Context: one part of a larger RNA
RNA sequence: GAACGAACGCUGGCGGCGUGCCUAACACAUGCAAGUCGAACGAGAAAACUCCCUUCGGGGGGCGAGUAAAGUGGCGCACGGGUGAGUAACACGUGGGUAACCUGCCCUCGGGCCCGGGAUAACACCUCGAAAGGGGUGCUAAUACCGGAUAAGACCACGGGUUCUGCGGAACCUGCGGCCAAAGGUGGCCUCUUCAUGAAAGCUAUCACCUGAGGAUGGGCCCGCGCACCAUUAGCUUGUUGGCGGGGUAACGGCCCACCAAGGCUGAGAUGGUUAGCUGGUCUGAGAGGAUGACCAGCCACACUGGAACUGAGACACGGUCCAGACUCCUACGGGAGGCAGCAGUGGGGAAUAUUGCGCAAUGGGGGAAACCCUGACGCAGCAACGCCGCGUGGGUGAAGAAGGCCCUCGGGUUGUAAAGCCCUGUCAGGUGGAACGAAAUCAGGCGUGGUUAAUACCCACGUCUGUUGACGGUACCGCCAAAGGAAGCACCGGCCAACUCCGUGCCAGCAGCCGCGGUAAUACGGAGGGUGCAAGCGUUGUUC
Numbered sequence: 001g002a003a004c005g006a007a008c009g010c011u012g013g014c015g016g017c018g019u020g021c022c023u024a025a026c027a028c029a030u031g032c033a034a035g036u037c038g039a040a041c042g043a044g045a046a047a048a049c050u051c052c053c054u055u056c057g058g059g060g061g062g063c064g065a066g067u068a069a070a071g072u073g074g075c076g077c078a079c080g081g082g083u084g085a086g087u088a089a090c091a092c093g094u095g096g097g098u099a100a101c102c103u104g105c106c107c108u109c110g111g112g113c114c115c116g117g118g119a120u121a122a123c124a125c126c127u128c129g130a131a132a133g134g135g136g137u138g139c140u141a142a143u144a145c146c147g148g149a150u151a152a153g154a155c156c157a158c159g160g161g162u163u164c165u166g167c168g169g170a171a172c173c174u175g176c177g178g179c180c181a182a183a184g185g186u187g188g189c190c191u192c193u194u195c196a197u198g199a200a201a202g203c204u205a206u207c208a209c210c211u212g213a214g215g216a217u218g219g220g221c222c223c224g225c226g227c228a229c230c231a232u233u234a235g236c237u238u239g240u241u242g243g244c245g246g247g248g249u250a251a252c253g254g255c256c257c258a259c260c261a262a263g264g265c266u267g268a269g270a271u272g273g274u275u276a277g278c279u280g281g282u283c284u285g286a287g288a289g290g291a292u293g294a295c296c297a298g299c300c301a302c303a304c305u306g307g308a309a310c311u312g313a314g315a316c317a318c319g320g321u322c323c324a325g326a327c328u329c330c331u332a333c334g335g336g337a338g339g340c341a342g343c344a345g346u347g348g349g350g351a352a353u354a355u356u357g358c359g360c361a362a363u364g365g366g367g368g369a370a371a372c373c374c375u376g377a378c379g380c381a382g383c384a385a386c387g388c389c390g391c392g393u394g395g396g397u398g399a400a401g402a403a404g405g406c407c408c409u410c411g412g413g414u415u416g417u418a419a420a421g422c423c424c425u426g427u428c429a430g431g432u433g434g435a436a437c438g439a440a441a442u443c444a445g446g447c448g449u450g451g452u453u454a455a456u457a458c459c460c461a462c463g464u465c466u467g468u469u470g471a472c473g474g475u476a477c478c479g480c481c482a483a484a485g486g487a488a489g490c491a492c493c494g495g496c497c498a499a500c501u502c503c504g505u506g507c508c509a510g511c512a513g514c515c516g517c518g519g520u521a522a523u524a525c526g527g528a529g530g531g532u533g534c535a536a537g538c539g540u541u542g543u544u545c
Base pairs, nucleotide, nucleotide: 001545002544003543004542006541007540008539009538010537013391014390015389016388017387018386019384020383021349026347027346028345030344031343032342035075036074037073040072041071049062050061051060052059053058082302083301084300092226093225094224095223096222097221098220101219102218106215107214108213109212110211111210112209114148115147116146117145123138124137125136126135127134128133155178156177158175159174160173161172162171163170164169184207185206186205187204188203189202193200194199195198228274229273230272235265236264237263240262241261242260243259245257246256247255277299278298279297280296281292282291283290284289304325305324306323307322308321327338328337329336330335355381357380358379359378363377364375365374366373367372394424395423396422397421404415405414406413407412428486430481431480432479433478434477438472443467444466445465446464447463448462449461450460451459489534490533491532492531493530494515495514496513500529501528502527503526504525510517511516
């Protein structure tokens, strides 16, 4: 000098864009942060309103409404969001390998979707418990569950052949046998079939379902190289190192197990200890380098602490389950409930870090055919000079120069064109009126073209027109009104280093980054006048280069 997620002191007008618990991975009141689908399924309220009856206690009907709440089932909850504890490691970065692998939803292509069955929640009744929560009996549905059929490929067993090869094997063609699948919903129609004016178990469209191949995306595993400090850590290792056989996994592997061998690592630093999430980047520097890893982005790890598996395409699962522990809470003392390192917020710690805000309008995500619902992701607003950037606090004129202050050799000098006065301007703030972009989709309706089909129906695709949607926000922005009016401080002035005099003090009080100032004329202490430097900031402290 530059920089900062800063803090502290003095001061503080406005706006834009960013940023904001670096400490206790300390403990948490309260609310919200993951649901959705009635076009998978069965069942299905109440209040209010209204009508009728009434013994005036009440009873019944309609509507509310096939709504609410709950249940079965599907998909999602493994994303998104947080944190940096642990980790010196194939964790990360980079480049490869997988002939050792998986991949729900999505896309492309091929084939299929047939016939049956038995349950169970909800519900009703009974019952245990203070509660949390159970138990029993009975009824019922499905895209829930189960059996059978069909069977290409895959897989298993036994064969034949071609090509490639890293010689382990892989790809393809082919024969016989074995084994394996499914589910319907919604709209429309009468061409076919059945019943027969019309409808369906029929046809058709669409969404779903099953199976196979390929793709895309996402991941698992393996390897080369890179990746902090301590040798005042020199030896470490028994599933240890390798083999054979097996188990397990999507998959290779001592990953696990039995047996066999006695190996494996290490001064090019093993083992041990300390510290630490890694990277793109960031800061500094001419560069080389050094330091660093806040915000944003990629990867990893974690979710009260430790352990475990279940479900699932995917977890060993932040707002799931089980066990153990510590802590907090409820209890009828028998027993139960909980996990903010999600967004706000509280206590505590600390030099120090914000609102228990608005909205799903946009972007993105989950569910749904869609309408739509959910979304503290996100978009915004609030607080804070915490940072960067921009603007303002007025402009012109105005004396050989007012007053006051300060200095003085008493002549004067300086503050100083500074002020006043006069002439103007109108940024910001204030008032008033107008007023956005961000919105295009979706959806609904009309028209047109094409596709599907028996069909002009329904449906699908495309085009076009109209309508519908804004948290921010009556905000940005624009016009008008008034008015110099409301808006300057901080540090420094001995040298380094830009800026000097007076008074006070008298080695005192004090200053100080270094050198050093102060003991009676102190440009170095304190005050004043003046000056210098920055400026809505200026200084100080801390840290890095």
Molecule: small-subunit ribosomal RNA, 5' domain
Organism: uncultured bacterium